[in-house]
RNA sequence: AGAGUUUGAUUCUGGCUCAGAACUAACGCUGGCGGCGCGCCUAAUACAUGCAAGUCGAACGAUGUAGCAAUACAUAGUGGCGCACGGGAGAGUAACACGUGGAUAAUCUUCCUUCGAGAGAGGAACAACCAGUCGAAAGAUUGGCUAAUACUUCGUAAGACCACAGAGACUAAUGUCUCAGAGGUAAAAGUCGUAAGACGCUUGAAGAUGAGUCUGCGUCCCAUUAGCUAGUUGGUGAGGUAACGGCUCACCAAGGCGACGAUGGGUAGCUGGUCUGAGAGGAUGAUCAGCCUCACUGGAACUGACACACGGUCCAGACUCCUACGGGAGGCAGCAGUAGGGAAUAUUGCACAAUGGGCGAAAGCCUGAUGCAGCGACGCCGCGUGAGUGAUGAAGGACUUCGGUUCGUAAAGCUCUGUUGUCAGGGAAUAAAAAAAUGAAUGUACCUGACGAGAAAGGAGCGGCUAACUUCGUGCCAGCAGCCGCGGUAAUACGAGGGCUCCAAGCGUUGUUCGGAAUCAUUGGGCGUAAAGCGAGUGCGGGUGGCUUUUUAAGUCAGAAGUGAAAGCCCAGGGCUCAACCCUGGAAGUGCUUUUGAUACUGGAAAGCUUGAGUGUGGGAGAGGGUGCUAGAAUACCUAAUGUAGUGGUGAAAUACGUAGAUAUUAGGUGGAACACCGGUGGCGAAGGCGGGCACCUGGCCCAACACUGACACUUAGACUCGAAAGCGUGGGGAUCAAACAGGAUUAGAUACCCUGGUAGUCCACGCCGUAAACGAUGGAUACUUGGUGUUGGAGGUAUUGACCCCUUCAGUGCCGAAGCUAACGCGUUAAGUAUCCCGCCUGGGAAGUACGGUCGCAAGAUUAAAACUCAAAGAAAUUGACGGGGGCCCGCACAAGCGGUGGAGCAUGUGGUUCAAUUCGAUCCACGCGAAGAACCUUACCUGGGUUUGACAUGUACUGGAAGACUACCAGAGAUGGUGUCGCCUUCGGGCCGGUACACAGGUGCUGCAUGGCUGUCGUCAGCUCGUGUCGUGAGAUGUUGGGUUAAGUCCCGCAACGAGCGCAACCCUUGCCAUUAGUUGCCAGCAUUCAGUUGGGCACUCUAAUGGGACUGCCGACGUUAAGUCGGAGGAAGGUGGGGAUGACGUCAAGUCCUCAUGGCCUUUAUAUCCAGGGCCACACACGUGCUACAAUGGUCGGUACAGAGAGAAGCCAAGUAGCAAUACGGAGCUAACCUCAUAAAACCGAUCUAAGUUCGGAUUGGAGUCUGCAACUCGACUCCAUGAAGCUGGAAUCGCUAGUAAUCGUGGAUCAGAACGCCACGGUGAAUACGUUCCCGGGCCUUGUACACACCGCCCGUCACACCAUGAAAGUUGGUUUUACCAGAAGUCACUGUGCUAACUUCGGAGGCAGGUGCCCAAGGUAAGGUCGAUGAUUGGGGUGAAGUCGUAACAAGGUAGCCGUAGGGGAACCUGCGGCUG
Repeated sequence: AGAGUUUGAUUCUGGCUCAGAACUAACGCUGGCGGCGCGCCUAAUACAUGCAAGUCGAACGAUGUAGCAAUACAUAGUGGCGCACGGGAGAGUAACACGUGGAUAAUCUUCCUUCGAGAGAGGAACAACCAGUCGAAAGAUUGGCUAAUACUUCGUAAGACCACAGAGACUAAUGUCUCAGAGGUAAAAGUCGUAAGACGCUUGAAGAUGAGUCUGCGUCCCAUUAGCUAGUUGGUGAGGUAACGGCUCACCAAGGCGACGAUGGGUAGCUGGUCUGAGAGGAUGAUCAGCCUCACUGGAACUGACACACGGUCCAGACUCCUACGGGAGGCAGCAGUAGGGAAUAUUGCACAAUGGGCGAAAGCCUGAUGCAGCGACGCCGCGUGAGUGAUGAAGGACUUCGGUUCGUAAAGCUCUGUUGUCAGGGAAUAAAAAAAUGAAUGUACCUGACGAGAAAGGAGCGGCUAACUUCGUGCCAGCAGCCGCGGUAAUACGAGGGCUCCAAGCGUUGUUCGGAAUCAUUGGGCGUAAAGCGAGUGCGGGUGGCUUUUUAAGUCAGAAGUGAAAGCCCAGGGCUCAACCCUGGAAGUGCUUUUGAUACUGGAAAGCUUGAGUGUGGGAGAGGGUGCUAGAAUACCUAAUGUAGUGGUGAAAUACGUAGAUAUUAGGUGGAACACCGGUGGCGAAGGCGGGCACCUGGCCCAACACUGACACUUAGACUCGAAAGCGUGGGGAUCAAACAGGAUUAGAUACCCUGGUAGUCCACGCCGUAAACGAUGGAUACUUGGUGUUGGAGGUAUUGACCCCUUCAGUGCCGAAGCUAACGCGUUAAGUAUCCCGCCUGGGAAGUACGGUCGCAAGAUUAAAACUCAAAGAAAUUGACGGGGGCCCGCACAAGCGGUGGAGCAUGUGGUUCAAUUCGAUCCACGCGAAGAACCUUACCUGGGUUUGACAUGUACUGGAAGACUACCAGAGAUGGUGUCGCCUUCGGGCCGGUACACAGGUGCUGCAUGGCUGUCGUCAGCUCGUGUCGUGAGAUGUUGGGUUAAGUCCCGCAACGAGCGCAACCCUUGCCAUUAGUUGCCAGCAUUCAGUUGGGCACUCUAAUGGGACUGCCGACGUUAAGUCGGAGGAAGGUGGGGAUGACGUCAAGUCCUCAUGGCCUUUAUAUCCAGGGCCACACACGUGCUACAAUGGUCGGUACAGAGAGAAGCCAAGUAGCAAUACGGAGCUAACCUCAUAAAACCGAUCUAAGUUCGGAUUGGAGUCUGCAACUCGACUCCAUGAAGCUGGAAUCGCUAGUAAUCGUGGAUCAGAACGCCACGGUGAAUACGUUCCCGGGCCUUGUACACACCGCCCGUCACACCAUGAAAGUUGGUUUUACCAGAAGUCACUGUGCUAACUUCGGAGGCAGGUGCCCAAGGUAAGGUCGAUGAUUGGGGUGAAGUCGUAACAAGGUAGCCGUAGGGGAACCUGCGGCUG
């Protein structure tokens, strides 16, 4: 200090998550020791048992025990002191409770200290005790005796107190202090000691300590809590208190608090501190310390110096216990402990030795305070689990490319040490201020010796963040997961093993807090489009505020003083062996208070100024507002006329209107609404908004020059006013248009878009509503910061005859742009720049601008405004693609123009489907005469049946046997196979070959083409696809590659922040077209000779063959073009602009195809999914589709005759002549390993003849019969021949295919495969057209541009209803609980007041006083009744919301999303939505 996560990628915004630290923690696994700490966060739940506050006999009487006694000891009671401390807890409390600083001149203070003054004389009782009574008990009660430091009377007394009155000093002040005067009130106790004396007692003053009260400031959340308050606020008087005070009461006044948050609700003990953080802050308030509060719940007082009292009292309530049922007892939030709750928190321990506390003169007693121990890795700190050496790199594990690597010097082995441990011996400190005594912890810490490597390592992680990788198992299963996300057969992400990493007696997980988070932003954020500027104005309060001077000193700054407890943090030093821990000192404690100064700035006071602001004067522009009057054009309607069959409307129609006369035309009239042209990013207004003309009333603005006022200003919560359209109310009006509605169309439907009608409404008046994409999506004000250009309104200048023009300036309104800003887009003197002031608003998406509550409204609704739950995103701008029923340019047999087909028929063939034991398998455009260049067996993978199991085939090892093998041998069998027989008997002794057994392994057309290689298809022979350097951009990326021309082409030229380059294009290659050279057999033959015949001689000129060259390059001319590239035309030429054809297929796309060509990972199978054999199937057949063949005929059929190719193939072959057969073919055998021989007659064409328009002399399917050939074998299931038969079919619906020239069409020929079996495929030549205006449209493609919510990329994305499941939530007749208020009833205990009924020792003036009890009253807890407020829980039913793998209906949005979308409002509709009105451009 950052990182992960939205995207194809990018930048930003923004949330979620992680890495850190900490814990009173808990849980999981593991666990050696010690020190120091800590240990019920939950039920302030209930508590058994024991202990936690007593002490004093030197206050008192008495009793008991011991003793002979003196005496000693013990104690119930009276009395004194203490029990208000110490210890616990955090329920309540939002408060002077706490913190901090003050005040007390408004107070008290036992014990303690100091200084004064004193203690005289009497009296009467009550406990204990004795004797009774009642009761189960607790206890109560009657009578009698008695003491005191208990009670009481009198006396004395001040500087105390009370009332009166005087002087002085001081204080901010009600007042305080000092001095002096006279009057009144109130004290006392003794004990011990031989004594001295000590300890007490009374009353003052002072101190110390502690306590009370008041007060400034600080101290959580909610405004969906906005008004609260009758003792309330104040006064006077009285009462009360230690003390001020409405603290209480009587009377009087009507105040007091509150937006600077009262009141109400929720939550909470506060602080020093603790945790975190760089800090500011945030969170927290265990242990330790200070304060407060509480003590079963509620109320109350008593005693006392102090309590309204944890281990006291009274009452009420709940609960528990005892009971003889009549009554009683109790309060662990003290220490242990128990139950319960809970994820969870310890021993019913030892001791008063130390520290401290109570009592006591003291000894001493008490002390669960405290000191210690026990339990717990709960935390922090320290130590150990050994050290050295040791390479055959052992064994073993894991991995492996099988070579090795790694665990690993690790182990073993050898040499050592002894921290810890075990045993034994010794042994402190804590105990001090003169001596003695005293140690719970403790025989502890520590020291010494011996023994002995012996007894001591785990946890988590290893996909990224985040250090650390492999194997096996699993197969979207099991599981993991903090976020992103892993897992669907090769998982570094699950589980296990090995290895590694990080920590270590711990390690992880969970929870919580802070941090990271600048993600509430004071430090330190934002608001044009991401969330966010109120629709606009006026303006009180608030905040802020021009220049100068004087003053003040509140803010501000400086010095000093007090305080800021201790502990803690920090620094230094010291003590435990170190550390944690502890001790000492310092610093700090940013604060508060007091005081002394300073005066620049801010504030206060005073005085001025003119520049901000305003007023006056003179001009000016304007759809600014209101009211009234009024003109013309147009629509509609009415009347009349002319006139006749249509009009209207649409994409096309129909509804509608019209022969009862429409539309059209003419004339006249009625009525309402709106104002063409001018008109303009022109004007005015705060915004909404404002448009014919005239008049009246009226607001604001601008300019010029002077005069005046003198900061009067800016902003603005709340408040008030205005506020489009729609809508509402009342009353008018109603021409047009037009929600709703009706009809017609469209459509699968059409509650829409289109059409015909049409009502509210649209208009006016008055009153509501108060919202819009009310937008510049940009609050207001002021100042500053380069410019250019247009326009509106003024003013000035120059000049002109003059309107102009030009220059300057003020106020508006636009465009472009510098710096700067911005995530980018963009903004840019009209800022989104630079600054100041004020206001409003935002804090992930959804739920939701919704629910509930409040306010407003007639209603519609508006405004204010959440949560549960859910997701890891939602979003902004820009980039590259893809897409668009966006645009532009261009190309292609893409369309068009043509020619011929397919689709109809029959047949062939392939596919789907169906069938079947099997009909093997694969193939969407890019499958379908495809793999398959050829299924009768084989092929063959399928089915049925029968066999074999180291195997049909390969290699190797071990053992063993044998040559191998042959027979056209025999038997069984469908065959594979099995059995039998005969013959045969290798060798160089190494072995070769064959068989058997066992083992490694073979085998698989089994699966996965979504694990792959290779090969292939398609876009597409389309012109594209990229790179280096440079430049631009934060970046993804862009530029180059875009632009202007041109081309078949990213072909070339020009231009250009680009310059170059690569893969593609082109060319190079093959073939074909022309020529030349070379060569001349098997080819050729001009001339010569010869023959039936180039047959032969001869020749190589020609053809041809096949090798090498030439030729074509826009090279030449002209025109066009930019003088370019190039295009057009022409010449020459065999060929002309790529001459024709082929091969050649960029980066990539389709997880395209193929595991059944081959190869190959993984998986599966191994007497079977392998292998052999026979038979069957792949050939099935209601049907559908694709591709072909043959036809439907006369441009033809049939018959006869005649002519002309090219390219191929041939030895298990092609097969000649000849003969036979109607023919298929057979016989035959010459030639040929091929420019030689053969296949082999080319056919269409041409010349004749015939047929004569018909289901035919067309067509040939089908069927019957007879044959031929191949082949072990033609039944399923071959081809061909002959005879006979002679089906459909007369040119083919919607639709659809091919082709641009030697092409289509048509005609035949050959070849591969192949025993045989093409209408298919491949190749060859013959004959040989038509048409192309052109690019609007269909399809496909390329480039540029545009929009996008798409990126799996439109076969995309995505909205709403409905149905189902689950979840949370609102409403709801109600039901129920908590809390609280008001009114009333009630009224325990108790204080106080009153009373004077009863009783009564002290005193008495004998009357009483006083006391106790009683009674009454005020107040008042519990309780009760009634009516509310508020917060929950629950509730039949119901509303919407969210989530869910593939449900239903449509297709609303994103592209012009197919009707542009959206906002407000109103109506309508299954649903998205549709329509009207106004607005916005996003």